Transfer RNA from a Candidatus Moraniibacteriota bacterium, 73 nucleotides, folded computationally.
The source organism's lineage runs through Bacteria, Bacteria candidate phyla and Candidatus Moraniibacteriota.
The sequence was found in a public genome assembly.
Its Rfam family is "tRNA". Rfam classes the family as a transfer RNA.
Order: sequence, then structure tokens, then C1' cells
RNA sequence: GCCGUUGUAGCUCAGUUGGCAGAGCGCAUCCAUGGUAAGGAUGAGGUCCGCGGUUCGAUUCCGCGCAACGGCU
Repeated sequence: GCCGUUGUAGCUCAGUUGGCAGAGCGCAUCCAUGGUAAGGAUGAGGUCCGCGGUUCGAUUCCGCGCAACGGCU
């Protein structure tokens, strides 16, 4: 230098014919117990990497960047 994959909650990751953004773990509150752990209920937490384009509508499709990883030279 060229090519590819990935980027979504604090962490690990789902999320397709484009139509209200989710799970597990963690966190907070409550229940329960003589008390703790385990268990149950509820809740908080997101500019979906950035900027443009297409569209009535974009996490999703297209372009250009940025970052991480891999391959080629």
C1' cells in the first nucleotide's frame, strides 16, 4: 500500500425481508431468612463508532472516514 471481518447497555454478545432497541452477567431497591448465601419481584442504565447519501422511515442499505483484528504484498 491492497483486501476482508468487526464496532449495539459497565462487561460478554443477540438483533434481516428497513417500522417503538434486547438477553445473560453486573448494579440499585424490595420480598424472603434469626442472619448470610442461594432464590423471587421490580427498576435504572443506550447520541446503536463518526459524517454524508437513499427512503415516508436507517442499528439494518450505499459512500467516505476512524478504531480493533486478520490476510496479502